[in-house]
RNA sequence: AGGUGACAAGGGCAAACUAUUCGCGAGGGUAGGGCGCAAAGCCAAGAGACCAUGAACCAGUAGGACGUUCAGGGUUAGUCUGGUUACCGAA
Repeated sequence: AGGUGACAAGGGCAAACUAUUCGCGAGGGUAGGGCGCAAAGCCAAGAGACCAUGAACCAGUAGGACGUUCAGGGUUAGUCUGGUUACCGAA
C1' cells in the first nucleotide's frame, strides 16, 4: 500500500412504530424508539421499485373510471451495481 473484518477497543448510524411538521403523492425534516448495519458516510450514472401529471391503446352510443404502454418530471443511497471519501486493528 492492497485485500480482509475478530464474541477486540473506543465510538458511529438508525428499520418498524409514535409525536410533530413539509409535500398533491411516492417520500423528506425534527424528537422519541431500535430492527438491523463495517461504509446503513456521500453521489440518482446503469438496472429495479414507487409517485403524481400528460398522451395513446382497450372498452363503449358518448364521456369517464379501471387496466396496459409510452413521455418528460419526481422519490428511494436501509433494493442491487457503479463512482467517491473515511475510523480502528487481530489472524

Source information:
Predicted 3D model of a 91-nucleotide RNA (c-di-GMP-I riboswitch aptamer) from a Nitrospirota bacterium. It was read from a public genome assembly, where an Rfam model found it. Rfam family: c-di-GMP-I riboswitch aptamer. About the family: GEMM was predicted in a large-scale screen for bacterial structured RNA regulatory elements. Gene Ontology term of the family: cyclic-di-GMP binding. The prediction has a mean pLDDT of 82. The source organism's lineage runs through Bacteria, Pseudomonadati and Nitrospirota. The model forms 95% of the base pairs in the Rfam consensus.